Small-subunit ribosomal RNA, 5' domain from a bacterium, 498 nucleotides, folded computationally.
Its Rfam family is "Bacterial small subunit ribosomal RNA". Rfam links the family to the GO terms ribosome and structural constituent of ribosome.
It was read from a public genome assembly.
[in-house]
Context: one part of a larger RNA
RNA sequence: GGGUGAACGCUGGUGGUGUGGAUAAGGCAUGCAAGUCAAGGGGCUCCUUCGGGAGCACCGGCAAACGGGUUAGUAACACGUAGGUAACAUGCCCCGUUCAUGGAAAUAACCCUGAGAAAUCAGGGCUAAUGUCCGAUAGUCUUGAUUGGCCAAAUGGCUGAUCAAGUAAAGGCUUCGGCCGGAACGGGAUUGGCCUGCGUUCUAUCAGCUAGUUGGUGGGGUAACGGCUCACCAAGGCUAUGACGGAUAGGGGGCAUGAGAGUGUGUUCCCCAACAAAAGCACUGAGACACGGGCUUUACUCCUACGGGAGGCAGCAGUCGAGAAUCUUCGGCAAUGGGCGAAAGCCUGACCGAGCGACACCACGUGACUGAAGAAGCUCUGCGGAGUGUAAAGGUCUUUUCACCGGGAAGAAUCUUCGGAUGACGGUACCGGUGGAAUAAAGGGGGCCUAAUUCUGUGCCAGCAGGCGCGGUAAUUCAGAACCCCUGAGCGUUACCC
Numbered sequence: 001g002g003g004u005g006a007a008c009g010c011u012g013g014u015g016g017u018g019u020g021g022a023u024a025a026g027g028c029a030u031g032c033a034a035g036u037c038a039a040g041g042g043g044c045u046c047c048u049u050c051g052g053g054a055g056c057a058c059c060g061g062c063a064a065a066c067g068g069g070u071u072a073g074u075a076a077c078a079c080g081u082a083g084g085u086a087a088c089a090u091g092c093c094c095c096g097u098u099c100a101u102g103g104a105a106a107u108a109a110c111c112c113u114g115a116g117a118a119a120u121c122a123g124g125g126c127u128a129a130u131g132u133c134c135g136a137u138a139g140u141c142u143u144g145a146u147u148g149g150c151c152a153a154a155u156g157g158c159u160g161a162u163c164a165a166g167u168a169a170a171g172g173c174u175u176c177g178g179c180c181g182g183a184a185c186g187g188g189a190u191u192g193g194c195c196u197g198c199g200u201u202c203u204a205u206c207a208g209c210u211a212g213u214u215g216g217u218g219g220g221g222u223a224a225c226g227g228c229u230c231a232c233c234a235a236g237g238c239u240a241u242g243a244c245g246g247a248u249a250g251g252g253g254g255c256a257u258g259a260g261a262g263u264g265u266g267u268u269c270c271c272c273a274a275c276a277a278a279a280g281c282a283c284u285g286a287g288a289c290a291c292g293g294g295c296u297u298u299a300c301u302c303c304u305a306c307g308g309g310a311g312g313c314a315g316c317a318g319u320c321g322a323g324a325a326u327c328u329u330c331g332g333c334a335a336u337g338g339g340c341g342a343a344a345g346c347c348u349g350a351c352c353g354a355g356c357g358a359c360a361c362c363a364c365g366u367g368a369c370u371g372a373a374g375a376a377g378c379u380c381u382g383c384g385g386a387g388u389g390u391a392a393a394g395g396u397c398u399u400u401u402c403a404c405c406g407g408g409a410a411g412a413a414u415c416u417u418c419g420g421a422u423g424a425c426g427g428u429a430c431c432g433g434u435g436g437a438a439u440a441a442a443g444g445g446g447g448c449c450u451a452a453u454u455c456u457g458u459g460c461c462a463g464c465a466g467g468c469g470c471g472g473u474a475a476u477u478c479a480g481a482a483c484c485c486c487u488g489a490g491c492g493u494u495a496c497c498c
Stems, first nucleotide, its partner, number of pairs: 001498004006494005013364006019357002026320003030317003035062003040059002043056005069275003079199007088192002093188007101135004110125006141166011171180003201247003208238003213235008250272004254265004277298005300311004328354001330353003336350001337348004367397004377388004402435006411425001413422003442487005447468003453482005463470002
């Protein structure tokens, strides 16, 4: 000199764009943050022009694994980069081929009865489905057997033929044109799992570490390779190129600085990972070992009729606490995006906006011209004067800004009964008019480094100070005043980085 998610002191006019819990991954009142489908199903209630319409819980489907938060843990294939998977999966979407046949048993809602303070639960009875089960059909699917071709050279991969066994399906709406779906297989796209080379902080005042440990055989398990797991067998494996231990830490794109090399850093935004009070577990599912799903244990909080129950803001706001310190319990789904739906549409604290904070950057303003050898006041003085100083006053203008009045968007393409309807921001931005210099300047410094000096007070006192150092009776270093210097809606101080 530059920089910061800054804080503190003094000061503070406006706008735009960003940004704002870095500490206690401490505890949380309250509201909201994930639903949707009535064109899968049976029912209940209400209305009816008897055509139908509206609503509701339940069964069922899809979604809830996305989106949003945080950085505790993690020195690791976690991340980055380059590869591998002939060891794998992939709902919804796209393409192609083929198919959709017959039956059955339940169960919620509902009705009856009962238990409980509640949460909720038990018994009996009825019923449906795109829910569940059994059978048929069966190939390019799976498994087994036999047998060819091509590729690979490690088990194998691709593609044929024959035989045996096994495994599918669901309907709904219709204006009768069709539309939305279902099953199997093959391919694509996308997303993911796993493996590997290299890179990735400090510490030797950590030198030895290791029993599922290293390898093999076999069984199990997985979508899949594998000590992933188990039984048996062998005795291996890692380490001075730093194993093992300890400390610290999410990683990257980036960011700061620097001529660069480098050094420091990882806030906002994007990608990846991990976590969801602490710890463990599985279920469902294409996908989770699942923030607003489940079970168990622990700590904490709450309700209770003391028998028993409920809860998880590191979602958005907000609150307490700790702290030098970090915002509104706001508006809207209008746009973008997401979920569901045939659609209308519903939901969306994602998002879009507004609010608060000079926290940062950028832009603008606090007036312009004129005006005396120069008012007053104040300061200095050698008492003549000098400085403040064209500064003020006065004169002439302007109206950015401000106040008021008027006009007033783009952002909006979708939907539709084809008439039309829909903008949170917002009567905002912007435009025009009227008025009047009107509404707006401070902070730090002046010994040297370092731009800028005099007087008075004080008298090693009071005090200053980044370093050197000032102050003990003329202090350009303290305090006040005048003047001056620097920056300017900021200026200084502190902390940290280059």